[in-house]
Context: one part of a larger RNA
Molecule: small-subunit ribosomal RNA, 5' domain
Organism: Candidatus Nealsonbacteria bacterium
């Protein structure tokens, strides 16, 4: 020059798009951030009708699915962690398609009742009931599993609705068991990308087999035997440093430097562990154990975990609201209406950035006034200003007013947070809007007064000890301009 998640001066009119805890992966009041299904079940409650019953409703439980995902950081980690090619001994709820099934019993429990303990969290003991919840038995072709065959083992649920008087039959949600596919993931393995030799010798489940154990699946992944091997200056092994990549900044380029927003991987979730559940976790708002901190507490005992959205404290130069709405996208549930979403989409703050636009425009004196400067002649601020005339971008008002919408519906109709928002139109009236560095040289821009090596200035050279173009003021002048500089860091 250029860049920046910027900071700090002084200054500030206005939209649009960005962006905004880099320090303490320090602690956190408070509220929100994951539920939903009633068409899986029985009860319970409230309401309304013509009270055996019917219709709507609401929450607790018990099931089901989701909760492993969106969301958040970057502590760890030099590792198949990541990035590229590549290999497979493996798994896959929901979805697509396809075959075949769906018989026939049974036994619990919870909410409920009853009685009990506790300060509270909660929590025992008895009774009674249901399920698409748990169990068994039966078929099971092809699949799976043992089995040399022969043969033997494995599975399930039912619920709405419209015809029917029923008994059935139709739809259409679901069960179970099996191929496929789509798209996801584990696992291995080539390569590749930091820094230290003032780190030279590392290693014993260590290297390699066999049995066995484990896994969805290979594998010393783990176990018992056996063998001594492995790795290493083409840097083991130790240290230090760091999340990797797409990309970002500069550069002509090589190449240096970083990895903020976004997008795709890992890794973590007060710290260290450890399993359950599942189709997926070793699980941010799940569960168990230790620890340290923080609250309750009737001292027995128990409750907690913002690195999610806000905020708060603390520490820091230093980073924003304890908003709005589920109107669109998107996710979860659900037959569907719908409900639930601090994902998301608006708004709010900050010139922190980029672009944009604005502070007028025209005439207006050989040229006012103030101010400087002066050779005292006169020169300059300067057509600037005053004054005229013009426009209204911007700004107030008033009027009008979007797309952004697709669905859902009792078929009448509803449903927009952003919003009376962007956006038109009128009316008014020059009105509501300029500043900051600097002027020896490098480096565009010079004079005067004060000062006296004083007081200061500075980015290097330097400058100030009485005529200072270098300091302080003033006046003019350059350069950028809603910014200008300053200080960090990169090229």
């Nucleotide at each position: 020059g250029g860049a920046u998640g910027a900071a700090c001066g002084c200054u500030g009119g206005c939209g649009a798009c960005g962006u905004g805890g880099a320090u303490a992966a320090g602690g956190c009041a408070u509220g929100c951030a994951a539920g939903u299904c009633a068409c899986g079940g029985g009860g319970u409650c409230c309401g309304c009708c013509u009270u055996u019953g019917g219709c709507g409703g609401a929450a607790a439980c018990c099931g089901g699915c989701a909760a492993a995902c969106g969301g958040g950081u970057u502590a760890g980690u030099a590792a198949c962690a990541c990035g590229u090619a590549g290999a497979u001994a493996c798994a896959u709820a929901c979805c697509a398609u396809u075959g075949a099934g769906a018989c026939a019993g049974g036994g619990a429990u919870a909410g409920c009742c009853u009685a009990g303990a506790g300060a509270a969290a909660u929590c025992u003991a008895g009774g009674a009931u249901a399920a698409u919840a748990c169990c068994u038995g039966a078929u099971g072709g092809u699949u799976c599993c043992c089995u040399u065959a022969c043969g033997g083992g494995u599975a399930a649920a039912g619920g709405a609705u419209u015809c029917g008087c029923a008994a059935g039959a139709a739809u259409u949600c679901g069960c179970u068991c099996g191929g496929u596919g789509a798209a996801u993931g584990g696992u291995c393995u080539g390569c590749g990308g930091c820094c230290u030799a003032u780190c030279a010798g590392c290693u014993u489940g260590u290297u390699g087999g066999u049995g066995g154990g484990g896994u969805a699946a290979u594998g010393g992944c783990c176990u018992a035997c056996c063998a001594a091997g492995g790795c290493a200056a083409u840097g083991a092994c130790g240290g230090g440093u760091a999340g990797g990549g797409g990309g970002c900044g500069u550069g002509a380029g090589a190449g240096c430097g970083c990895g903020a927003c976004c997008c795709c991987c890992a890794a973590c979730a007060u710290u260290g562990g450890g399993a359950c559940u599942g189709a997926g976790a070793c699980a941010c708002u799940g569960c168990c154990c230790a620890a340290a901190c923080a609250c309750c507490u009737a001292c027995g005992g128990g409750u907690g975990g913002c690195u999610g959205c806000a905020g708060u404290c603390g520490a820091g130069a230093a980073u924003a609201u304890u908003g709005g709405u589920c109107a669109a996208u998107g996710g979860g549930c659900g037959a569907a209406a719908g409900c639930c979403u601090g994902a998301a989409c608006c708004a709010g703050c900050g010139a922190c950035g980029u672009c944009g636009c604005g502070u007028g425009c025209u005439c207006g004196a050989a040229g006012a006034a103030g101010c400087u400067c002066u050779u005292c002649g006169g020169a300059g601020u300067g057509u600037a200003a005053a004054g005229a005339g013009c426009u209204u971008u911007u700004c107030u008002c008033a009027a009008g007013g979007a797309a952004c919408a697709a669905c859902c519906u009792u078929c009448g109709g509803g449903u927009g947070a952003g919003u009376g928002u962007a956006c038109u139109u009128g009316a008014g009236g020059a009105a509501u809007a300029a500043g900051u560095g600097g002027g020896u040289c490098c480096u565009a821009a010079c004079u005067c007064u004060g000062u006296g090596c004083c007081a200061g200035c500075a980015g290097g050279a330097g400058c100030g000890g009485u005529a200072a173009u270098a300091c302080a003021g003033a006046g003019c002048c350059c350069a950028c301009a809603a910014g200008c500089g300053u200080u960090a860091u990169c090229c």